Model confidence (mean pLDDT): 83 of 100. This is a predicted structure of a 1530-nucleotide RNA (small-subunit ribosomal RNA) from an uncultured bacterium. The sequence is in RNAcentral, with records from ENA. Rfam family: Bacterial small subunit ribosomal RNA. Rfam links the family to the GO terms ribosome and structural constituent of ribosome.
RNA sequence: AGAGUUUGAUCCUGGCUCAGAUCGAACGCUGGCGGCAUGCCUUACACAUGCAAGUCGAACGGUAACAGGUCUUUCGGGAUGCUGACGAGUGGCGAACGGGUGAGUAAUACAUCGGAACGUGCCCAGUAAUGGGGGAUAGCUCGGCGAAAGCCGGAUUAAUACCGCAUACGCCCUGAGGGGGAAAGUGGGGGACCGCAAGGCCUCACGUUAUUGGAGCGGCCGAUGGCUGAUUAGCUAGUUGGUAGGGUGAAGGCCUACCAAGGCGACGAUCAGUAGCUGGUCUGAGAGGACGAUCAGCCACACUGGGACUGAGACACGGCCCAGACUCCUACGGGAGGCAGCAGUGGGGAAUUUUGGACAAUGGGGGAAACCCUGAUCCAGCAAUGCCGCGUGUGCGAAGAAGGCCUUCGGGUUGUAAAGCACUUUUGUCAGGGAAGAAAUCCUUUGGGCUAAUACCCUAGGGGGAUGACGGUACCUGAAGAAUAAGCACCGGCUAACUACGUGCCAGCAGUCGCGGUAAUACGUAGGGUGCAAGCGUUAAUCGGAAUUACUGGGCGUAAAGCGUGCGCAGGCGGUUGUGUAAGACAGGUGUGAAAUCCCCGGGCUUAACCUGGGAAUUGCAUUUGUGACUGCACGACUAGAGUGUGUCAGAGGGGGGUGGAAUUCCACGUGUAGUUGGGGAUUUACUUCCUUGGUAACGUAGCUAACGGUGAAAUGCGUAGAGAUGUGGAGGAACACCAGUGGCGAAGGCGGCUUUCUGGUCUGUAACUGACGCUGAGGCGCGAAAGCGUGGGGAGCAAACAGGAUUAGAUACCCUGGUAGUCCACGCCGUAAACGAUGAGUGCUAAGUGUUAGAGGGUUUCCGCCCUUUAGUGCUGCAGCUAACGCAUUAAGCACUCCGCCUGGGGAGUACGGCCGCAAGGCUGAAACUCAAAGGAAUUGACGGGGGCCCGCACAAGCGGCGGAGCAUGUUGCUUAAUUCGACGCGACGCGAAGAACCUUACCAGGGCUUGACAUGUAGGGAAAAGCCGCAGAGAUGUGGUGUCCGCAAGGGCCCUACACAGGUGUUGCAUGGCUGUCGUCAGCUCGUGUCGUGAGAUGUUGGGUUAAGUCCCGCAACGAGCGCAACCCUUGUCCUAUGUUGCCAGCGGAUAACGCCGGGGACUCAUAGGAGACUGCCGGGGUCAACUCGGAGGAAGGUGGGGACGACGUCAAGUCAUCAUGGCCCUUAUGUCCUGGGCUGCAAACAUGCUACAAUGGCCGGUACAGAGGGCUGCAAACCCGCGAGGGGGAGCCAAUCCCAAAAAGCCGGUCUCAGUUCGGAUCGGGGUCUGCAACUCGACCCCGUGAAGUCGGAGUCGCUAGUAAUCGCGGAUCAGCAAUGCCGCGGUGAAUACGUUCCCGGGCCUUGUACACACCGCCCGUCACGUCACGAAAGUCGGUAACACCCGAAGCCAGUGGCCCAACCCUCGGGAGGGAGCUGUCGAAGGUGGGAUCGGCGAUUGGGACGAAGUCGUAACAAGGUAGCCG
Repeated sequence: AGAGUUUGAUCCUGGCUCAGAUCGAACGCUGGCGGCAUGCCUUACACAUGCAAGUCGAACGGUAACAGGUCUUUCGGGAUGCUGACGAGUGGCGAACGGGUGAGUAAUACAUCGGAACGUGCCCAGUAAUGGGGGAUAGCUCGGCGAAAGCCGGAUUAAUACCGCAUACGCCCUGAGGGGGAAAGUGGGGGACCGCAAGGCCUCACGUUAUUGGAGCGGCCGAUGGCUGAUUAGCUAGUUGGUAGGGUGAAGGCCUACCAAGGCGACGAUCAGUAGCUGGUCUGAGAGGACGAUCAGCCACACUGGGACUGAGACACGGCCCAGACUCCUACGGGAGGCAGCAGUGGGGAAUUUUGGACAAUGGGGGAAACCCUGAUCCAGCAAUGCCGCGUGUGCGAAGAAGGCCUUCGGGUUGUAAAGCACUUUUGUCAGGGAAGAAAUCCUUUGGGCUAAUACCCUAGGGGGAUGACGGUACCUGAAGAAUAAGCACCGGCUAACUACGUGCCAGCAGUCGCGGUAAUACGUAGGGUGCAAGCGUUAAUCGGAAUUACUGGGCGUAAAGCGUGCGCAGGCGGUUGUGUAAGACAGGUGUGAAAUCCCCGGGCUUAACCUGGGAAUUGCAUUUGUGACUGCACGACUAGAGUGUGUCAGAGGGGGGUGGAAUUCCACGUGUAGUUGGGGAUUUACUUCCUUGGUAACGUAGCUAACGGUGAAAUGCGUAGAGAUGUGGAGGAACACCAGUGGCGAAGGCGGCUUUCUGGUCUGUAACUGACGCUGAGGCGCGAAAGCGUGGGGAGCAAACAGGAUUAGAUACCCUGGUAGUCCACGCCGUAAACGAUGAGUGCUAAGUGUUAGAGGGUUUCCGCCCUUUAGUGCUGCAGCUAACGCAUUAAGCACUCCGCCUGGGGAGUACGGCCGCAAGGCUGAAACUCAAAGGAAUUGACGGGGGCCCGCACAAGCGGCGGAGCAUGUUGCUUAAUUCGACGCGACGCGAAGAACCUUACCAGGGCUUGACAUGUAGGGAAAAGCCGCAGAGAUGUGGUGUCCGCAAGGGCCCUACACAGGUGUUGCAUGGCUGUCGUCAGCUCGUGUCGUGAGAUGUUGGGUUAAGUCCCGCAACGAGCGCAACCCUUGUCCUAUGUUGCCAGCGGAUAACGCCGGGGACUCAUAGGAGACUGCCGGGGUCAACUCGGAGGAAGGUGGGGACGACGUCAAGUCAUCAUGGCCCUUAUGUCCUGGGCUGCAAACAUGCUACAAUGGCCGGUACAGAGGGCUGCAAACCCGCGAGGGGGAGCCAAUCCCAAAAAGCCGGUCUCAGUUCGGAUCGGGGUCUGCAACUCGACCCCGUGAAGUCGGAGUCGCUAGUAAUCGCGGAUCAGCAAUGCCGCGGUGAAUACGUUCCCGGGCCUUGUACACACCGCCCGUCACGUCACGAAAGUCGGUAACACCCGAAGCCAGUGGCCCAACCCUCGGGAGGGAGCUGUCGAAGGUGGGAUCGGCGAUUGGGACGAAGUCGUAACAAGGUAGCCG
């Protein structure tokens, strides 16, 4: 410090997720030791039991228990407070501390800093005292009541208990004269004196009283600071202030009476929710954010609520009273209790310890002290809860052992790891030793003080002794012995770490993206590896990363985000200059900022954690001194901002009135059709017909004419009651053509005939005046298109709703015909729009260029004008700069400042609830649950479009011939079957694999057999056979019997048998593959290097202008080059030349024949074979950019790639093939292998595909007759000749082929016949008879002969091929093959056409461009209703509860007040009483409770509403392309 995730890829925005640190944690697996910490976060739920606050006999009367002494004794005991001590009691101090908890509390709290009107026990310092009396009362005892708790009465008694009296320095009150108010003693010691004694007396100590001061502590007041909600906006009657009084320790409405009407609040009152606050803790670079366990400070509370008492201090955790709830005891009458003290129990919960030891230390209470008490505290126990430290061994050790795992079978890895050898001994075990924490109090001694005193006491020093819970602990030493000690998570990316097997969208994983559908590094297991380690993971939670709430440090044109627009109060900000001030600011000082924590430097535990000393820090607050630049404030001045005056100008700026013409509609009344002649053209001409021409030729008619409208086409509609068209007149409403302009005006919405009136604003010139008067603007107040609402008018046209007609599968739409609200006016509402420049307002600054509007100035000009400068507005282009890009760019989206508004992932949702506004519609404000990992912006490359442009192709068109109808052949589907083996499925499967299924083939079926196998290799052992031949059985395979025997000198080889390795598989996966192939497509494309441009994906090049069959070539160009394709090179064909000349040829010469290259010969020709030539837009002309190229022509056998072939770029289709072959994985192994016989692949209601033959006369049949090319032939082709009607048979010459054979070419030509008919067309089907091949023609061959003679008379919608030697038509050959189902396929030649105007349309393709929400790429994407399931939420008749107030009733305890009567020890008294007090009663206040109506929050709720989610439900097609009606907003 970043990373993953939106996309085909990119940049950006933006959310989600991860890596880090932390924790009072919990859970899972695991677990050796020690140190230091920590340990009910949940029910402030309920609590059994024990303990947690007592102490003092030196305050007191005393003596219940214990011990001692004394006395007594019946030896059981009893008596005696005499001593140590001490129960209960009186009294004092303490119990208000310490300990717990965080319920309440948003301020009576806390933190920080201040303040004045206070209190204070014990403590410290000072001053002055401590005199003299009195009356009671607990205890004890007696009696009584009660179950108990406890209570009552009588008698008696003490005090440091209580009450007077005296005194009063100082104290309090005061009218300044005066008045008032206190105490307590106890203990130690003691010389003289007194006393019987106690003691007096003296002294010391402690105590007591009064008072002053202090320390510490406490009470009160103020300022500042720290949570959320405005869907809480108003709150307040003791309320705010005053006066008087009361009250308090003290100020104060703290309380009361009276008076006034204030006080608080947008700087957030009130209300609601939540919460103890702080030092600090965690995190973070910091600023911040979150938290407030342990430790420390403060507060609050103590079962719930209220109350006071006592006291220095409480409204009191282990006190009291009352009320309430709960629990317990009870004799039912009545009582008792409060663990949020320490342990512990139950409960709750994911979850949190022992009913331990000790007061040894520290501290606290009491005491003179000893000492007692102390669950404070110190220790121990439990818990890996956390932090820190240590260990589980160290070295050597390669045969790289065994085993495991993987493997390409070679090996690799685990791995120096183990074993083995040599060492060490921390920890643990055993044994021994053994601290510190503990020196005070105490004793003794020395000095000092007090004192009369060498007592006592106090104080300082020396010496001595006692005291340890932890604990025989820490620590040290020794012994034995590698001995006692390793797990957890992870290994697809993020993120370090990989293989095998199992599983097969199952089981499962998952923080995110996502894995899993038969080769899973992602599931499970194993091996291996990585990380951490006595722990490791997971989960919850906080901060971080997140600049993702942005103060530091973000944004708002299109991603979320500028209010529709203005005016303006508060607020914020504010020009130049001077003086003063000192609030802000800055600098210094002082006080404070507790300790602990953090940080730095030291010290102590072996180290560390931890503990500890010092420092720094504590960024703050307060106060004080200074400064005067800046901000503020006060005063003064200025004119550049702003405004006023004044002179012009422009304008659809606004309101009212008047008025005008065009057009539509309606009403009234009229007109009304059409034809002839003529001109031109076509049809050869004529007739005829057709087309065209009607303002600018002519003539003529005036007769009621039949249609109109509308559309893609129609219909509804209107019209014979006279429409439409046209003329004249009239009515009425609305809107204002041309001018008209990215022109003008206005804040925006918006504003358009002309004229008049009222009125707002701007600009410009001038420089007279004011003198900062300014900018922005939360709330607030105006304005605000259209639609809509209310009332009243108006209504021509248009037109929601509605009706009808069409369209359609439907059409509640688009289209058409009608048509009402409305649109218009007046008044009043509404307050919203994609109210947009998607761009808030203001100010300043920052290149240019060019239009235009309104002014001003200058120059020039006779005029029209033109030029320059300048201000304001409005446009375009464009630099710097900015921006994610697009783009913006002096009219900023640049550079800055000021103020306001707004945003923080998508959906849910601008919804719900609440409130405000509205007549309503609705508007404004405005959530959450839940859900997703995205949603989005800009740009890129493709693909696509019922977008555009250009171009090509038998693509269409123009033609010729077919298919689709028939019969048959072949293939396919389907059905059937024991099997009908398998594959191929749009084009690009279907006469395809198959260039040939009777057996074989053959993979399928039935049956019968074999198991190292039908076939290969190896090893080991064995055999003398095996093969062959001959029998028998069998359907055969096979079984069985006989016969028979190999080569080699040897080793051995060949053959067979047995056993083991293994063979074998047309079994599966073409979606694991290689190879091969199809297809787009012989389409012209596909890319790269370098450079350049862009943040980038990418672009450029390859686009553009021409041209081509072509990315072919030329020109241009930030590109320059190159590669794969195109073309050419190759084969063939067309012409010529040269060479050669048999088996080919035969012109000339010769010979021979009935005839023939038959023979001699010949190379001329044809032909064959080989090698060359030739064609290149080379030449001429036109066009074209002096180009490429194109058009025409010449010559030429051939002319613009001459024809044909081979040749197929990058890639696409998970295209096809595991059944050609090869091959990974999986599967079978007496079978899914192998052998055999027979069957099947040929099965037939039906459908499709490809063909053949036809339907006939351009033909059929008969006879005669002519001309090819290319092939094949020894298991072969086979001639002549003979036989047969024929298939064929016999025969065998010749030929391994330019020699012989197949071999007849056919259409054609000549002649004849048939005469339009289901025929002399057509040949299916069937019957009979044959031939050939073959082991065998039944299933299931071909052919021949005779007979039979079906459908079919040219084929619906639709559809195929072909552009020249092509189509059409005619025959010939070959492969496969015994034969053949071949009409197929591959070749060969013969005869030999028609048509192409052209590119609008269909199909396919190429290039450029445009839009896109598509990228699995339009066979795309995607919306809404309905149906089903799940989830959360809203509404709802109601119902159940909570909370805080209010009104009234009742009114406990208690304080206060009053008080007739009643009662009473201290003092006074004249003894009557008084002073004073008490209970009781009454009253105010007053908790709980009751009643009531509201408020608010929550639970449940039949039903209901929308929402979200859910692989394959229904209906449609709304959106994305012009999405097929452009879309969207209100």